[in-house]
RNA sequence: GAGGAUGUAGCUCAGAGGUAGAGCGUUAGACUCUGAAUCUAAAAGUCAUUGGUUCGAAUCCAAUCAUCUUCA
Numbered sequence: 001g002a003g004g005a006u007g008u009a010g011c012u013c014a015g016a017g018g019u020a021g022a023g024c025g026u027u028a029g030a031c032u033c034u035g036a037a038u039c040u041a042a043a044a045g046u047c048a049u050u051g052g053u054u055c056g057a058a059u060c061c062a063a064u065c066a067u068c069u070u071c072a
Stems, first nucleotide, its partner, number of pairs: 001071007010024004018055001026042005048064005
């Protein structure tokens, strides 16, 4: 220098054009002598950034950024 992959909750990930979700974790409550376990509930997201396409974008397109990777 050229190509490719990935970027979504605190962590690991789903979601493939029409309400943003799960597990673990956190907080509160129930249970318990206390704790763990179990049960119930809650909080936590500008979907990397900026534009474009579309009635509608996490999802399609372009550029940029970060990490990883192949080639030179």
This is a predicted structure of a 72-nucleotide RNA (transfer RNA) from Anaeramoeba ignava. The coordinates come from a structure-prediction model, not an experiment, and the mean pLDDT is 81.